[in-house]
The RNA shown here (c-di-GMP-I-GGC riboswitch aptamer) has 90 nucleotides and comes from a Bacillota bacterium. The sequence was found by an Rfam model in a public genome assembly. The source organism's lineage runs through Bacteria, Bacillati and Bacillota. The coordinates come from a structure-prediction model, not an experiment, and the mean pLDDT is 85.
RNA sequence: UCUGUAAAAGGCAAAUUCAGUGAAAACUGAGGACGCAAAGCUAUGGGUCUAAGGUCUGUUUAGCAGGCUACGACUGCCAGGCUGCCGGAA
Numbered sequence: 001u002c003u004g005u006a007a008a009a010g011g012c013a014a015a016u017u018c019a020g021u022g023a024a025a026a027c028u029g030a031g032g033a034c035g036c037a038a039a040g041c042u043a044u045g046g047g048u049c050u051a052a053g054g055u056c057u058g059u060u061u062a063g064c065a066g067g068c069u070a071c072g073a074c075u076g077c078c079a080g081g082c083u084g085c086c087g088g089a090a
Stems, first nucleotide, its partner, number of pairs: 001089004011036002016031006034076001040082003044079003047074003053069007
C1' cells in the first nucleotide's frame, strides 16, 4: 500500500420495550440483536426527516386551518476528509 474466504482477540447494535429530554424529527440511559471490517470520528457536497420560531394565504379572527422555510436532526443513505484492531498478500 492492497485486501476481508476462513480464524482469533475483541468492538458496535436495527426493529422494538421501559425511563428521561425535545414542538417535532430525533437524542440519551438500560434491556434487546437485524445486521456491520470502519455500523470509529467529522454535517464538507448531495440526499432524507422535522417545522417550534419566522413568513405567506384563507377564515366564522384572544383564535383556527393550510403552504413555504433549518438556524434543528440523520454518518446504520451515497460520496469527501481524519484515524484505527486482527488476519492475509506485496